The RNA shown here (transfer RNA) has 84 nucleotides and comes from an Oscillospiraceae bacterium. Its Rfam family is "tRNA". It is annotated as a transfer RNA. The sequence was found in a public genome assembly. The coordinates come from a structure-prediction model, not an experiment, and the mean pLDDT is 82.
Parts: sequence; structure tokens; C1' cells
RNA sequence: GCCGGUGUGGCGGAAUUGGCAGACGCGCCAGACUUAAAAUCUGGUGGGGGAAACCUCGUACCGGUUCGAUCCCGGUCACCGGCA
Repeated sequence: GCCGGUGUGGCGGAAUUGGCAGACGCGCCAGACUUAAAAUCUGGUGGGGGAAACCUCGUACCGGUUCGAUCCCGGUCACCGGCA
């Protein structure tokens, strides 16, 4: 240099025919149980603003197509593998 793969909350990992992003698990927070803890059970848990209702942003980054993009197209970056 060329080719291929991967990039999603704090972590692992789904969503793939373009139609509510984050299922599920771990972790964390709160509660129950306990003398107290562990274990177990229940509820909650992306960021920002707000008293709340709600608003807004968010799938590595920048653009494009589309009514609508994690998903399709172009470019860039990082990591992994192969070829030279």
C1' cells in the first nucleotide's frame, strides 16, 4: 500500500427486510429479609435541562440518500486478521 472484519449505556451484548435504540446479563442505586452482613427477592438505572409534566441530544467521527438510518451510500479515525 491492497483486501476483509469490528466499533452501540459503567461492562459484556441484542436490535440486520430501514419504522419506539439499548432486549437480556453483570454492575450500580433504593427497598424487603437479617442483630448486622452475605445470599435471595422486588423496583429502578444512557447524557443534559426542568419542581414536575415534558423538552432535547445520543449507535466511533464527518457528510449524503430517505417521510424516517445502528442498518443503505461516500469519506475519515481506531483496533483485529490476511496479502504484498